[in-house]
Formats: sequence, C1' cells, structure tokens
RNA sequence: AGCAGGCCGGAUGGUCGCCGCCUACGGCACCGCGUCAGCGGUGCACUAGGAUGGAGGAAAGUCCGAACUCCGCAGAGCAGGAUGCCGGGUAACGCCCGGGCGCCGCAAGGCGACGGAAAGUGGCACAGAAACAACACCGCCCUGCCUAGCCUCGGCGAAGCAGGGCAAGGGUGAAAUGGUGCGGUAAGAGCGCACCGCGCGUCGGGAGACCGGCGCGGCCGGCCAAACCCCAUCCGGAGCAAGGCCAAACAUGGGCGAUAGGGUUGCUCGCCCUGCCCAAGGUGGGCCGCACGAGGCGGUCGGCAACGGCCGUCCCAGAUGAAUGACCAUCCGGGCGAGGGCGUUGUCCUCGCGUGACAGAAUUCGGCUUACAGGCCUGCUCCU
Repeated sequence: AGCAGGCCGGAUGGUCGCCGCCUACGGCACCGCGUCAGCGGUGCACUAGGAUGGAGGAAAGUCCGAACUCCGCAGAGCAGGAUGCCGGGUAACGCCCGGGCGCCGCAAGGCGACGGAAAGUGGCACAGAAACAACACCGCCCUGCCUAGCCUCGGCGAAGCAGGGCAAGGGUGAAAUGGUGCGGUAAGAGCGCACCGCGCGUCGGGAGACCGGCGCGGCCGGCCAAACCCCAUCCGGAGCAAGGCCAAACAUGGGCGAUAGGGUUGCUCGCCCUGCCCAAGGUGGGCCGCACGAGGCGGUCGGCAACGGCCGUCCCAGAUGAAUGACCAUCCGGGCGAGGGCGUUGUCCUCGCGUGACAGAAUUCGGCUUACAGGCCUGCUCCU
C1' cells in the first nucleotide's frame, strides 16, 4: 500500500415513567365463627407495595426455502414458473462449503445463470463490399489491346481500357470466416509443414467436473438462449387478518303462569307488551394459536470446510393504536475551537462547545440482499 475473515456498535449510577410475568404482607369480594372488638378460610388482580424480564445485526426489503394451519388431491399428461459445471452440507433452498474451468489482479485474492448455436424460428442498430450464404471498397497479381516515354532499334513499357486470379495488407465494425512463423506462388491461399487452438479416437490420472500424453482430421455451417426454443431436475393453492374456542346487548325462535302490571271496548275470555328460562347463529369483545425452539453458550470427537455426533449448562421480549423511553451526573469514543509543552507535517496535556451511525420486534425459523458514525482483533500478500 492492499486482501480475506471475525467481532463490538456507547458504559456506570440516580430520578421519573411504559409493557409482560410471578407473588399476595396490604386492599377488595364472598363464606363460616363470634363475647360484635374482631378472627379464620376461599377467591380476585382495578389500584398500591415488593421481586423480576424487556429489540437488532440487520428487528428492514418481503426476494428465496421451510415449519405450522386450513382447503384441494386415484393416476397420467398439457400449460406455467424456477433452477442449470462437479462433489458435499442441510428439514429444505435459488443458500452454504470444497473442487474444476474461464476472466481480472505482480500477489494475497476477486468475479462468473458456467447445459445445448450441427433440431427449428428469430435478431445482429450505425458503419461497411459483405453480418451467413454468399461477397470485394481501397489494394496485390497475370494476360491482351493501346499509348506517353526509353533504347544497343530486337524490344521494354508508366497511365488507360478489357478479361481473369487473390484475400496477404489497408479500411468499417461490438463482432469479418482459426492464430503465429517458415516454405510455396504471378500474386495469394491449410496450398504444404511446425507450434498453438478446435474436433475425433485412444491410453493414463481423478469419485466427478476435468486434466495430461499419443495418434488422426486441414478445420467444412460467425455471434446472441437473463431471444423464442430444446434437454434435464424441481414445484398443488392460500396464508397467523392461517385456524380453533368462549361469548354481551338488540333482534329472532321455543318454553313457563292458578299469579302481578299495562294495552286492546265498560266487563269476561282471548291476544299483545313487560318478567324468568332455554336455543341456534357468532357481531362488539375476550382467550388460545404465541414464545422450549431444525434454540443459545461452553467443551469434546469426526470432517480441509460447510456441518454433524455426544456431554454439560442456560431459559432469553410478547405489545395490539401497538411497551422497550425521558432527564441529570461522571466516564468512553470521535468532531470543532482556544491555550500550552515537544525542533516540524504531527503528537501529548488542559479547557470550552456541540455530538453518539443505520434503524425498531408483531406466528416462528434457515438464508439472501440492502442500510450503517466510529472502533477492535486475527491471518495473509506486495513494495521499501
């Protein structure tokens, strides 16, 4: 100067408050006893006192995978979606670990949707002759004709015209029909050869992706599949407002009357309302789901690792207009300013001011991604 991994993310005390849980001396209610002073028992948790717990590494985005719950489901197929080198881990995954290959970096390391382009369809802007079935703009070369010119008068012959060969060089482009070199040729060209690349075969190594050796083929049909598509594998839907339980008032239905009141016509009967009980439905509301779990920490064993086995130990938020806060003091960290010491960039001391990143649970886990002031630790690389 960097690379990789891990961790912390204000501390302590005081005062006042908020939410949960536990307890029941006090309080309240009921029952029993009583000599009317009280005493004993049971229950409750509005209030008060005591004891105790109270956000995160991402609680976030809600992007994947699951648990759990309800609904659906004989089996098969189509459609649709996701994934895509190999091996392993895991409850599972699109996650993680190890490896292979490619690219980047001097290196430590980093990044990669990394199956198929010779099944088919489609696309390749601009530029360019040409972007995939064919092609030549500049150029190079050969032949013929013709001519300026030159000449030792036999010829040579720039430019031009016509015919043909070529793809080396230039130019366009993100990309131009394998690359480099030698030979070869009129000039060229896998035309020939060597090496590299590619393809096929074979042998060896490896569990595999793949790697290495040897031989053969001059290589014929570029690029794009996070374009359609093909191949392989996987996938039922909805989500804690899931779902379950209790259940007021009003209305409704049923039952109870020799009784009581009121209404209906003065009286009687009848009917209706008021009363009591029951019922279904399940609104307001309450409870469960819901905090012991694929759990945290420590040790040990297996494994390169992700991770797993065993032993020990711990119990760690549960709100529902939604608690987890506010203030003060001291300290810590970093910022700004002033003064002073040390020879300077700087560093140390003192004082003052203001300050503490990103952000906040909501059924629960495993991941990924994104945000994050400041700080700590470990290993490694390169340069001096």

RNAcentral holds the sequence, with entries from MGnify.
Predicted 3D model of a 384-nucleotide RNA (Bacterial RNase P class A) from a marine sediment metagenome.
The coordinates come from a structure-prediction model, not an experiment, and the mean pLDDT is 78.